[in-house]
Description: This is a predicted structure of a 472-nucleotide part of an RNA (small-subunit ribosomal RNA, 5' domain) from a Candidatus Peregrinibacteria bacterium. The coordinates come from a structure-prediction model, not an experiment, and the mean pLDDT is 86. It matches the Rfam family "Bacterial small subunit ribosomal RNA". The organism belongs to Candidatus Peregrinibacteriota, within Bacteria.
Context: one part of a larger RNA
RNA sequence: GGAUUAACGUUGGCGGUGCGUCUAAUACAUGCAAGUCGAGCGCUACUUCGGUAGAGCGGCGAACGGGUGAGUAACACGUUGGAACCUGCCCCGAACUCAGGGAUAACAUCGAGAAAUCGGUGCUAAUACCGGAUAGUCCCGCAAGGGUAAAGAUUUUUCGGUUCGGGAGGGGCCUACGUCCUAUUAGCUAGUUGGUAAGGUAAUGGCUUACCAAGGCGAUGAUGGGUAGCUGGUCUGAGAGGAUGAUCAGUCACAGGGGAACUGAGACACGGUCCCCACUCCUACGGGAGGCAGCAGUAGGGAAUCUUCCGCAAUGGGCGAAAGCCUGACGGAGCGACACCGCGUGGCCGAUGACAGCCGUAAGGUUGUAAAGGCCUUUUCUGAGGGAAUAAUUAUGAAGGUACCUUAGGAAUAAGUAACUGCUAACUACGUGCCAGCAGCAGCGGUAAUACGUAGGUUACAAACGUUAUCC
Repeated sequence: GGAUUAACGUUGGCGGUGCGUCUAAUACAUGCAAGUCGAGCGCUACUUCGGUAGAGCGGCGAACGGGUGAGUAACACGUUGGAACCUGCCCCGAACUCAGGGAUAACAUCGAGAAAUCGGUGCUAAUACCGGAUAGUCCCGCAAGGGUAAAGAUUUUUCGGUUCGGGAGGGGCCUACGUCCUAUUAGCUAGUUGGUAAGGUAAUGGCUUACCAAGGCGAUGAUGGGUAGCUGGUCUGAGAGGAUGAUCAGUCACAGGGGAACUGAGACACGGUCCCCACUCCUACGGGAGGCAGCAGUAGGGAAUCUUCCGCAAUGGGCGAAAGCCUGACGGAGCGACACCGCGUGGCCGAUGACAGCCGUAAGGUUGUAAAGGCCUUUUCUGAGGGAAUAAUUAUGAAGGUACCUUAGGAAUAAGUAACUGCUAACUACGUGCCAGCAGCAGCGGUAAUACGUAGGUUACAAACGUUAUCC
């Protein structure tokens, strides 16, 4: 000098664009953040007989989106190559979609319980469930042969269902290289290293088990300890490098702490289930309920970080044939000089160099064209009137009566902060008297202090200025 998710002090006019709990991954009141489909199904209530509403069965979604960085020094991430894999929805191609069965929720009724909820009996439907038929390019098998499927709805052509092959996009796995400090950590390792066989997985593999061999890693730093999410990037620097990983984008990990599986194409699942622990709440003491590192918001910690706002109009997502519904994703508004950028706080003229302040050798000097005064302008500001684009697509605009435009008024509404001994641009007076104090370093202050305090003046930057902290 540059930079910052900054904070503090003094001050503060406006707009645009960004950013806003770095600390306690501390605890959380309240509301909302994931639903949707009646063109899968039976039922109940109402009905203008068109339907509407409701819970339930069923389907798809809830594995996305959103948050956080605790853990992790690792194939976690980045770059590269690979083979033994999976893939709902979407696209392309081929074939099929036959005939049946038994249940169950809702409902009714009886019962248990404070509640959460649960049990018995009876009835009913399906694109729910089940076996049978059919079987090819699908699976097993050398072959012979054996095995496996489906669901209908709407109404007048659409949406579906099953199987197989291919694609796209997505994901799992392996690999070489790269990735902090520490030797005041030197030895580490028995599923350990390799093989055979089996199991397991979507799949390779000590992934697991049995047996066999005795290996494997290490001063090119193993093992241990500390610290840390990684990257694109960001800051700085002429570069090499150093530092860093807020916002935005990619990726990983986590969801009160620990563990586990279920469902499913996909989870070992933030707003699912089960168990243990800690904590909070309800209780009729028998037993139950909960998880903001989602958006707001509260308490607490802290130098410190916002509204319990508006809207689905746009973009995107889920469901649906669609109308549409849901969406604290998102689009916006609010608060904060937190940062960057832009604009303004007036312009021209005006000397008796007024008053006043300060200095003074008392002549005068200086503040200073500064003020007053005259002429002008209206960016801003206030009032009035008009008023968008963003909508692609008939309709539909939260933002918003906003941006912007026109018009009226009047210099009107708008300047501070730090410094002035040297480094370093800028000096005098008074007060103080090694006191009070200053200070980045050198150093100032003990009676004329350009260094402390005040005033006048001056210098620098300016809606900011200075200080502190951190990085280059």